[in-house]
RNA sequence: GCAUUGGUGGUGUAGUGGUAACAUUGGGUCUUCCCAUGGCCCAGCGCCGGGUUCGAUUCCCGGCCAAUGCA
Numbered sequence: 001g002c003a004u005u006g007g008u009g010g011u012g013u014a015g016u017g018g019u020a021a022c023a024u025u026g027g028g029u030c031u032u033c034c035c036a037u038g039g040c041c042c043a044g045c046g047c048c049g050g051g052u053u054c055g056a057u058u059c060c061c062g063g064c065c066a067a068u069g070c071a
Base pairs, nucleotide, nucleotide: 001070002069003068004067005066006065007064010024011023012022013021018054025043026042027041028040029039030038047063048062049061050060051059
């Protein structure tokens, strides 16, 4: 330099053109003599910029970053 793949709560991941999910994390509460475990509730997310569309996390283009392969 070229190509491919990926970028989603604090962390690890899923998902799909129609209100973004799970685990974990933090807070509250119940349970208990206390702790632990467990139950419930709440908080916290789409890398950036454009395009298509009634509607984009999803499709397309460019940029940035990372990984892999080739040179």
The RNA shown here (transfer RNA) has 71 nucleotides and comes from Gloeophyllum trabeum ATCC 11539. Lineage of the source: Eukaryota > Opisthokonta > Agaricomycotina > Agaricomycetes > Gloeophyllum trabeum. A source record names the gene tRNA-Gly-CCC-1-1. The sequence is in RNAcentral, with records from GtRNAdb.